This is a predicted structure of a 75-nucleotide RNA (transfer RNA) from Lachnoclostridium sp. UBA933.
[in-house]
RNA sequence: CGGGGUGUGGCUCAGCUUGGCUAGAGCGUUACGUUAGGGACGUAGAGGUCGCAGGUUCAAAUCCUGUCACCCCGA
Numbered sequence: 001c002g003g004g005g006u007g008u009g010g011c012u013c014a015g016c017u018u019g020g021c022u023a024g025a026g027c028g029u030u031a032c033g034u035u036a037g038g039g040a041c042g043u044a045g046a047g048g049u050c051g052c053a054g055g056u057u058c059a060a061a062u063c064c065u066g067u068c069a070c071c072c073c074g075a
Base pairs, nucleotide, nucleotide: 001074002073003072004071005070006069007068010027011026012025013024020058029045030044031043032042033041051067052066053065054064055063
């Protein structure tokens, strides 16, 4: 320098192909219940605008362009 992959709550991931409910799950976490206490279990809650910027569209995590970080391959 060229090609490819990944990037979504604190962590691990789904959703992207076929744009459309207000973006989901597990773990973790907070409160409460339960317990003599803890663990486990149950109920409820908080936590994200999908790496960043721009474009297309009535509407973008999803399509297009650029760019950043990490990983792989090639030179």

Its mean pLDDT, the model's own confidence on a scale to 100, is 80. The sequence was found in a public genome assembly.